[in-house]
The RNA shown here (transfer RNA) has 73 nucleotides and comes from a Methanobacteriota archaeon. Lineage of the source: Archaea > Methanobacteriati > Methanobacteriota. The coordinates come from a structure-prediction model, not an experiment, and the mean pLDDT is 82.
RNA sequence: GGGCCCGUAGGGUAGCUUGGUAUCCUUGUAGCUUCGGGAGCUAUUGACUCCGGUUCAAAUCCGGGCGGGCCCA
Numbered sequence: 001g002g003g004c005c006c007g008u009a010g011g012g013u014a015g016c017u018u019g020g021u022a023u024c025c026u027u028g029u030a031g032c033u034u035c036g037g038g039a040g041c042u043a044u045u046g047a048c049u050c051c052g053g054u055u056c057a058a059a060u061c062c063g064g065g066c067g068g069g070c071c072c073a
Base pairs, nucleotide, nucleotide: 001072002071003070004069005068006067007066010026011025012024020056028044029043030042031041032040049065050064051063052062053061
C1' cells in the first nucleotide's frame, strides 16, 4: 500500500440483513429481608466512535474520518 471484519451503559452482550420507544447479564444507587454480614427480592441511574448525506423518522442505509483485528504484498 491492497482486501475483509469490528467499534453499543463502568465491564460484557443482543438488535443492523427487512429503518419505527435499544435487549439482557454484571456493576452503581435506594428500599425490603437479617442482630450484623453474605445471599435473595423489588425499584432505579446509565450507552449507540466522530462528521456529513438520505428520510417524517438512522444503532441500522450511503460517503468520509478516527481507532482496533486478520490476511496478502